[in-house]
RNA sequence: GGUAGAGGUGCAUUGAUUAUGAGUAGCGGCCCGGACGUGUCACGCACGGAUGAAGAGUCGUGAAAGGAUGAUCUGCCGAAAUUGCGGUCUUCGCUGAGGGAUCGUGGUUGGUUCGUCUGUUAAGAGCUUUCGAACUGUCAUCAAGAACUGAUGGAGCGCUACC
Numbered sequence: 001g002g003u004a005g006a007g008g009u010g011c012a013u014u015g016a017u018u019a020u021g022a023g024u025a026g027c028g029g030c031c032c033g034g035a036c037g038u039g040u041c042a043c044g045c046a047c048g049g050a051u052g053a054a055g056a057g058u059c060g061u062g063a064a065a066g067g068a069u070g071a072u073c074u075g076c077c078g079a080a081a082u083u084g085c086g087g088u089c090u091u092c093g094c095u096g097a098g099g100g101a102u103c104g105u106g107g108u109u110g111g112u113u114c115g116u117c118u119g120u121u122a123a124g125a126g127c128u129u130u131c132g133a134a135c136u137g138u139c140a141u142c143a144a145g146a147a148c149u150g151a152u153g154g155a156g157c158g159c160u161a162c163c
Base pairs, nucleotide, nucleotide: 001163002162003161004160005159008077010076011075012074018068026061027060028059029058030057032055036048037047038046039045040097041096042095043093044092080109081108082107083106084105085104086103087102088101089100090099091098110136111135112134113133114132115131119127120126138154139153140152141151142150143149
């Protein structure tokens, strides 16, 4: 350097099914009200509005997206995830901010679970981030004595086997 493997509730793709979202938003009727409202925010622009805006009540009708679950499929073991910076595209706009997708580059994380902090969200779900604990795999050192076991420490640019 190449090939093949191991960790395990292992990682990612696909997304059947189910619940939530929600009797919510929207639409229509009646009534009160009486000038604003919508497009993420500011500005601009556009649209709607005394043939009645916003808002409140009541009746009728009544979703969806994102997120969750994860059958099945596919690819794998930095699998992958996350974060900082930068680029491109997109979101009414040759504006600024915010949001989304993607690419490059640097950092962090061996893996899982639980708790905690931060953010996200309709949400006490889930995910993310910080910190901590436990379990577990691997290598090094030490204890003795090969194995088993224990203690301490490290990280995947690692570990094992073969060529």

This is a predicted structure of a 163-nucleotide RNA (Lysine riboswitch aptamer) from a sheep gut metagenome.
It matches the Rfam family "Lysine riboswitch aptamer". About the family: Riboswitches are metabolite binding domains within certain messenger RNAs that serve as precision sensors for their corresponding targets.
Of the family's consensus pairs, 100% are formed in the model.
The sequence is in RNAcentral, with records from MGnify.